[in-house]
Molecule: c-di-GMP-I-GGC riboswitch aptamer
Organism: Chloroflexota bacterium
């Protein structure tokens, strides 16, 4: 450098929960740990999922346009895969 061990010194923290932002998706605090050898930074290599207030069809209802479905602008996942970048240890190879 490549690589990852029943190794050392540690790190981060999924469901959920509480409170908070947001229209959602989803984010942030704090408690928690399913996990992770980058689950450390970055969505203007690529790729894939997810939400879309507000528009269009649908028309429940006495009326408010309930409910289902579509398209878009923009938002979102980096613990999806993958590039870039940067990182503690040093077994076996």
């Nucleotide at each position: 450098c490549c690589c990852g061990a029943c190794a050392a010194c540690g790190g981060c923290a999924a469901a959920c929960c509480a409170c908070u932002c947001g229209a959602a998706a989803g984010g942030g605090u704090g408690g928690g740990a399913c996990g992770c050898a980058a689950a450390g930074c970055g969505c203007c290599a690529g790729g894939g999922c997810c939400c879309g207030c507000g528009c269009c069809u649908u028309g429940a209802u006495a009326a408010c346009g309930a409910u289902a479905g579509g398209a878009u602008a923009g938002g979102g996942c980096a613990g999806c895969c993958g590039c870039g970048c940067u990182a503690c240890c040093g077994a076996a190879g």